A computed fold for a 114-nucleotide RNA from uncultured Phascolarctobacterium sp., annotated as FMN riboswitch aptamer (RFN element). The model forms 100% of the base pairs in the Rfam consensus. Model confidence (mean pLDDT): 83 of 100. Taxonomically the source falls in Phascolarctobacterium (Bacteria, Bacillota, Negativicutes, Acidaminococcaceae). The RNAcentral record of the sequence draws on MGnify.

[in-house]
RNA sequence: ACCUUUGGGGCAGGGUGAAAUUCCCGAUCGGCGGUAUAGUCCGCGAGCAUGGCCAAGCCGUGCAGGAGCCGGUGUGAUUCCGGUACCGACAGUAUAGUCUGGAUGAUAAAAGGU
Numbered sequence: 001a002c003c004u005u006u007g008g009g010g011c012a013g014g015g016u017g018a019a020a021u022u023c024c025c026g027a028u029c030g031g032c033g034g035u036a037u038a039g040u041c042c043g044c045g046a047g048c049a050u051g052g053c054c055a056a057g058c059c060g061u062g063c064a065g066g067a068g069c070c071g072g073u074g075u076g077a078u079u080c081c082g083g084u085a086c087c088g089a090c091a092g093u094a095u096a097g098u099c100u101g102g103a104u105g106a107u108a109a110a111a112g113g114u
Base pairs, nucleotide, nucleotide: 001114002113003112004111005110006109013025014024015023027098028097029088030087031044032043033042034041039086040085047063048062049061050060051059052058053057068084069083070082071081072080090101091100092099
């Protein structure tokens, strides 16, 4: 450098209602790299708009996008242990992290091969 493969999880039970896995009680989930083991630290990816080239695709620009403390151990942890909090793109639909859809997609990246 090229090729191949892999590459995201989750509302049980109940309440109100004509209608809600969307509201309420409650339940439940956690991509990739870094670092003392991380959804909440640092960084990356997923969305939308737009420019160039006929297009595919590639390159570029802009916008949007969340959240943690206290105590303990230790040389070292906002990562471990204990406690108690918090967060979650876009479109659809009775208001959605969890349903359906774009997506049999794309990507951070990981492994293997030449």